[in-house]
RNA sequence: AGAGUUUGAUCCUGGCUCAGGAUGAACGCUAGCGAUAGGCUUAACACAUGCAAGUCGAGGGGCAUCAUAAGGGUAGCAAUACUCUGGUGGCGACCGGCGCACGGGUGAGUAACACGUAUGCAACCUACCCAUUACAGGGGGAUAGCCCGUUGAAAGACGGAUUAAUACCGCAUAACACAGGGAUGCCGCAUGGCAAUAUUUGUUAAAGAGUUAUCGGUAAUGGAUGGGCAUGCGUUCCAUUAGUUAGUUGGCAGGGUAACGGCCUACCAAGACAUCGAUGGAUAGGGGUUCUGAGAGGAAGGUCCCCCACACUGGUACUGAGACACGGACCAGACUCCUACGGGAGGCAGCAGUGAGGAAUAUUGGUCAAUGGGCGAGAGCCUGAACCAGCCAAAUCGCGUGAAGGAUGACGGUAUUAUGUAUUGUAAACUUCUUUUAUAAGGGAAUAAAAAGCGGGAUUCGUUCCUGUGUUGUAUGUACCUUAUGAAUAAGCAUCGGCUAACUCCGUGCCAGCAGCCGCGGUAAUACGGAGGAUGCGAGCGUUAUUCGGAUUUAUUGGGUUUAAAGGGUGCGUAGGCGGUUUAAUAAGUCAGUGGUGAAAUCUUCAAGCUCAACUUGGAAAUUGCCAUUGAAACUGUUCGACUUGAGUGUGAACGAGGUAGGCGGAAUUCGUGGUGUAGCGGUGAAAUGCAUAGAUAUCACGAAGAACUCCAAUAGCGCAGGCAGCUUACCAGGCCACAACUGACGCUGAGGCACGAAAGUGUGGGUAUCAAACAGGAUUAGAUACCCUGGUAGUCCACACAGUAAACGAUGAAUACUAGCUGUUUGCGAUACACAGUAAGCGGCACAGCGAAAGCGUUAAGUAUUCCACCUGGGGAGUACGCCGGCAACGGUGAAACUCAAAGGAAUUGACGGGGGCCCGCACAAGCGGAGGAACAUGUGGUUUAAUUCGAUGAUACGCGAGGAACCUUACCCGGGCUCGAACGGCAGUGGAAUAUAGUGGAAACAUUAUAGCUAGCAAUAGCCGCUGUCGAGGUGCUGCAUGGUUGUCGUCAGCUCGUGCCGUGAGGUGUCGGCUUAAGUGCCAUAACGAGCGCAACCCUUAUCGAUAGUUACUAACAGGUUAUGCUGAGGACUCUAUUGAGACUGCCACCGUAAGGUGUGAGGAAGGUGGGGAUGACGUCAAAUCAGCACGGCCCUUACGUCCGGGGCGACACACGUGUUACAAUGGGAGGGACAGAAGGUUGCUACCUGGUGACAGGAUGCUAAUCCGCUAAACCCUCUCUCAGUUCGGAUUGGAGUCUGCAACUCGACUCCAUGAAGCUGGAUUCGCUAGUAAUCGCGCAUCAGCCAUGGCGCGGUGAAUACGUUCCCGGGCCUUGUACACACCGCCCGUCAAGCCAUGGAAGCCGGGGGUACCUGAAGUACGUAACCGUAAGGAGCGUCCUAGGGUAAAACUGGUAACUGGGGCUAAGUCGUAACAAGGUAACCGUA
Repeated sequence: AGAGUUUGAUCCUGGCUCAGGAUGAACGCUAGCGAUAGGCUUAACACAUGCAAGUCGAGGGGCAUCAUAAGGGUAGCAAUACUCUGGUGGCGACCGGCGCACGGGUGAGUAACACGUAUGCAACCUACCCAUUACAGGGGGAUAGCCCGUUGAAAGACGGAUUAAUACCGCAUAACACAGGGAUGCCGCAUGGCAAUAUUUGUUAAAGAGUUAUCGGUAAUGGAUGGGCAUGCGUUCCAUUAGUUAGUUGGCAGGGUAACGGCCUACCAAGACAUCGAUGGAUAGGGGUUCUGAGAGGAAGGUCCCCCACACUGGUACUGAGACACGGACCAGACUCCUACGGGAGGCAGCAGUGAGGAAUAUUGGUCAAUGGGCGAGAGCCUGAACCAGCCAAAUCGCGUGAAGGAUGACGGUAUUAUGUAUUGUAAACUUCUUUUAUAAGGGAAUAAAAAGCGGGAUUCGUUCCUGUGUUGUAUGUACCUUAUGAAUAAGCAUCGGCUAACUCCGUGCCAGCAGCCGCGGUAAUACGGAGGAUGCGAGCGUUAUUCGGAUUUAUUGGGUUUAAAGGGUGCGUAGGCGGUUUAAUAAGUCAGUGGUGAAAUCUUCAAGCUCAACUUGGAAAUUGCCAUUGAAACUGUUCGACUUGAGUGUGAACGAGGUAGGCGGAAUUCGUGGUGUAGCGGUGAAAUGCAUAGAUAUCACGAAGAACUCCAAUAGCGCAGGCAGCUUACCAGGCCACAACUGACGCUGAGGCACGAAAGUGUGGGUAUCAAACAGGAUUAGAUACCCUGGUAGUCCACACAGUAAACGAUGAAUACUAGCUGUUUGCGAUACACAGUAAGCGGCACAGCGAAAGCGUUAAGUAUUCCACCUGGGGAGUACGCCGGCAACGGUGAAACUCAAAGGAAUUGACGGGGGCCCGCACAAGCGGAGGAACAUGUGGUUUAAUUCGAUGAUACGCGAGGAACCUUACCCGGGCUCGAACGGCAGUGGAAUAUAGUGGAAACAUUAUAGCUAGCAAUAGCCGCUGUCGAGGUGCUGCAUGGUUGUCGUCAGCUCGUGCCGUGAGGUGUCGGCUUAAGUGCCAUAACGAGCGCAACCCUUAUCGAUAGUUACUAACAGGUUAUGCUGAGGACUCUAUUGAGACUGCCACCGUAAGGUGUGAGGAAGGUGGGGAUGACGUCAAAUCAGCACGGCCCUUACGUCCGGGGCGACACACGUGUUACAAUGGGAGGGACAGAAGGUUGCUACCUGGUGACAGGAUGCUAAUCCGCUAAACCCUCUCUCAGUUCGGAUUGGAGUCUGCAACUCGACUCCAUGAAGCUGGAUUCGCUAGUAAUCGCGCAUCAGCCAUGGCGCGGUGAAUACGUUCCCGGGCCUUGUACACACCGCCCGUCAAGCCAUGGAAGCCGGGGGUACCUGAAGUACGUAACCGUAAGGAGCGUCCUAGGGUAAAACUGGUAACUGGGGCUAAGUCGUAACAAGGUAACCGUA
């Protein structure tokens, strides 16, 4: 110090989350020791038991108990026992004194002078303590106890008799005290205070004890200590709490108090507090400090210290120096306990402890040794204060669990590319060493210093100081030290996808589960569970909770508001805030010095002490604050003046849809009347409703009404905003310019407040031509409560009054100053001026600096600064609910929470998309030709069927596809029968036999089984070959094409896809690749912050078209020669054709025109060919998780007497149906018959077969040539000629069926092809729709080949023959390319997404009613108690009892208000993979969207 998370990617805004620290913590796993510190945060809930406040006999009477001494008595004496005598030490209870108001606990209440801090008391008190002064004379009467009784269960109460005091009460004395009167002086801060008194009057005291040291008593003054009161400042949240208050505010007079005071009472006045937040509500003890933070802050207030408050709840006083009293009293209440039922007792928020509550917090311990407290003369006693110990990893600090060596890198585990390695790992074993700790034994502190006691000495003789002696240790035989033993007694927890250090295997299979955020898991999970390994920390480690930080995410330090959340709709203006130049004064703010205070502890720092550290101690610093005082005077403030530039006034000139009221005008519209006129008009995408023969529309004339003002008209004008437009009149207002006459800071902003405020809307009254919510009808549509059409009412208009909102927008508050310019325009000024330039105020455009996330803004700022106001703090819930205010209403203003999500959002980028735009291309359309869709058949698919109808391919890009050959085989499917080292191959071991051939038996076959014949080499073992047994490797067309390789389809033979360097941009990215022209082309040229390059295009390759060279056999034959019925048949030739090798040729090269060029155009020339000559091969980056695990290969998973394998048979060929692709046709451009002509390419020895014979024919039987430019298939067909048919279901068409055959093959039943004879179906040109094709093409005609025994081939791949039509053109359909635009899409429009309804869950609003809570008001009642009053009773009296009055806790009643809980029912909201209905939004989202209103 940052990181993760919104996106395809980017920058920003913005929230959520994490890493750090801390804790009085809790939970999980684990655990060796010590030191220090800590330990009911919840029920201020209830408490059993014990202890926590006593002490003094030197105040007193005494003697229950204990001890002791002496004496007496009784038991005859002694011993012994019993008993009496307070004599002594002491002492229960009692009287009395002091203490009990401290110490200890808790935080309920309290928002307050409660606390903190600083002042004040001239308005006060203070026991014990210190100092000083003075005094203490002399009396009296009681009472407790003890004793005797009464009563009660008890607690206790009562009566009688007797008695003491440092208990109580008179009398005396008395002032420096108190009270009153009078005079003087001094002082102060208003009331006042002080002093000296020679002033005067009155009042009030005392106690003794004693060991004779002394202690105590009374009065007064002063001090110290502790308290009381008052005041300034500071101290939580809510305004959805805005008004509160009658002792209330003040005065006067009394009372009361230690003291001031409405503290209380009577009277008088009507005040007092409050937006600088009163009152009310909620919450809370405050501070020193603690945690965190760089700090400012934020959070907290446990332990320790200070203060306050409380003591079961509420009230009250008494005693006392001090209390309204934790372990005192009285009363009331609740609760608990005892009881003889009549009455009583109690208060752990003291220390332990118990129950309860809770996630959760300890021992019913020891000691007064130390420190401190109370009493006492003291010894001493008491002390759950305190000091110690016990329990608890709950915290901090420290120590240990060993150290060194040790490689066959052991065993085992894990992993793996698989028997080799890696890792665990120097880790272990093993060797050497050490002994903190542990165990055992021994020694053994400090904490104790003083005081008292007892002596001594010195002395100021009061006492104080010095010194000696001697007593006391809980913790504790602890800390510590020494010795012995022996690695011996001691390691876990969490994590390992990123953030965040650390990775693999197995299991699981959107299951189980994980998760702080993002997110993992649907068969190869580094994210779940286990294992191995690793990482982090370590006697701990993780989790949870809370809090600060990170978060500059409330921003004083230190944020923002055009578009992300955020500028009020506008103006005026109150309070407030801020404010021009200048002189002087002042000193409130400000600054400086000094003084006081800011307790200690804490924090920081320097030292010291515990073995170190934590911890503790000493010193310093700090305590940023408050108060006082002295000074300074720049700035701010205040006061007296001065000024003119801010602001205002004045004079003058122009300006304008500025406002209000009145008058006038024409065009249009609708309506009315009349004329002309006739059949339609109107309306739409197309129609219909509607109007019209009762005369519309159209047209002419006249009239009526209301509303709005064409052109001018303009990023022109005016206004604060809303807004303002015919002309004119009146009135009102404004800014601007010029001048510089007047005032002299009069200013800016502006919370509340007041006013204005489009449209829609409301009320009342008018008006109503047009338009037009609602409504009606017609269309559209699946529907159409819409868009379109025909009508049509509120309204639209006017007056008055409400309402008060808009995307009221420049989404940009107002004011002032400053900061380059250029340009257009409006109105002034200067100027003779139309030229030119200047100046002021506006309205616009572009742009520098600068700013900004960017887009953009840019003197009209979103720049640089200042002042004031308003507003924002994640999205949703929600501008909703409740409350309040306003309104006639509609509604407006103010304005939450629960809950829920990890995003929501802004700008820009690249794509994709658009029922956006522009340009361009393509058999894309158009123009044509021929088809498909109708029929029959063939073939493929779906579906259905089936034992099986094996599997795959499924929009384009599946469907005559994989398959370029399913009768068996193929074959993967089904049924049945067999086999299990297996159908094939290899290795090893064992065993048997040659192999092989032939012939049988059973059987559907596979297979099982039988018989006969039958070896070689070697001496042999054995080897070769075959079978069997065992074993190791098998086998799988089983799954996953979404694990893959390879291959393929498609976009698309479309012109695109990228890179390096540079430049631009914060960046994603852009530029290049855009623009203009051109091209088939990102093909070129020009231009250009780009310059180049790569993959594609083109070319190079093959073929075809022309020519040449070379070579001529099996091809060819012109010339020569021979020969035949005839034929290159033969000699021969190398001319020609052809074959096959190599060249040439075409490049817009030439010409003309156009063009800058690239290039284009032409009946151009030449040429075989002309602008890529035709055709082919060739397929960029990529897209479709496209296809294929069944062609092959391959990871993983699965089967192993079967999901393997062999065999027979069946199936893949089924058939109500649907679709695709084809064939044949429907005929005369034809069918039939006869005759005649012309190819190319490819194939052939298991083959093609001439020729001959037979057969109507398929074919059969013979026979010959050819391993092929030689022989063969091989007659090509359409075509041409002649004849016939004559428009018909035919001499078209050939399906189907019957019969007879041929061929292949082991075998043609399921299920082959072909032939002949016979039969002769549908079909007469095919609906919507749709396919191919631009030239040697379509169309049409035949031929060949692969596969193959044969063939279901009409398919596929090739070959040649004949051989067209049309293209105006790019509006439209489809696809594509480039540029641009919009976007809420990025899985990318097959996208995204809205609302109702239905289902489940959650929180919440309303609600009849029900149940509470706190507070206030009124009335009734009213304990204890103070005060006051008082005739009867007591007392000589003082006084008391009793009674009464006031007040009051508590209780009761009543009506309201507030605030919670709950609730039938009800409202909306949120969330939830695959529900329903539509399609509102995002593209022109298919009616642009949105805001306000009805």
Predicted 3D model of a 1494-nucleotide RNA (small-subunit ribosomal RNA) from an uncultured bacterium.
Model confidence (mean pLDDT): 83 of 100.
Its Rfam family is "Bacterial small subunit ribosomal RNA".
The RNAcentral record of the sequence draws on ENA, Greengenes and SILVA.